[in-house]
């Protein structure tokens, strides 16, 4: 520094659900709980996905992110222990 996660340790986060806030929604936050994770820390750049308030159309409906999701996949960046 580079590759790795088999074995060990100290710890870390927390899916669904359920209550509470909080948005138009999707989602998010708090508490509770633990499916799982070795970056499940961070960061919407790529792709994908959700929502569609506003706006917009040929209008029971469709369209459309300045709105989300990093626990979809890829990139970017930081970082703890072990092994080699």
């Nucleotide at each position: 520094c580079a590759c790795u996660g088999a074995c060990a340790a100290a710890g870390g986060c927390a899916a669904a659900u359920c209550c509470g806030u909080u948005g138009a929604a999707a989602g998010a936050c708090g508490g509770a709980g633990a499916c799982g994770c070795a970056a499940a820390g961070c960061c919407a750049c790529c792709g994908g996905u959700c929502u569609a308030a506003g706006g917009g159309a040929u209008a029971u409906u469709c369209c459309u992110a300045g709105g989300a999701c990093a626990g979809c996949g890829g990139g970017g960046u930081u970082g703890c222990c072990g092994g080699u």
Molecule: c-di-GMP-I riboswitch aptamer
Organism: uncultured Gammaproteobacteria bacterium